Predicted 3D model of an 80-nucleotide RNA (c-di-GMP-I riboswitch aptamer) from a Pseudomonadota bacterium. Model confidence (mean pLDDT): 86 of 100. The source organism's lineage runs through Bacteria, Pseudomonadati and Pseudomonadota.
[in-house]
RNA sequence: UACAAGAAUAGCCACCCUUGCCGCAAGGCAAGUCCGGAAAACCACAGGGUCUUUGCAACGAAGACAGCCUGGUUGCCUCC
Repeated sequence: UACAAGAAUAGCCACCCUUGCCGCAAGGCAAGUCCGGAAAACCACAGGGUCUUUGCAACGAAGACAGCCUGGUUGCCUCC
């Protein structure tokens, strides 16, 4: 240095919920909160999946979710 692992250390993020704002909605942003996370950092034009709106329906259309899974890129520490 690389890979792997996650005991410790220093840090990091922030579920549900509440308030305000945006949105038809799913949901997003901010503050509080802190369930949890070893990538709960990023990617939705990498593939699935779930959810919303619309449509009689469509192997239709337009959106959302990265804290649903797989995958890709990047990153902190060091007992083994």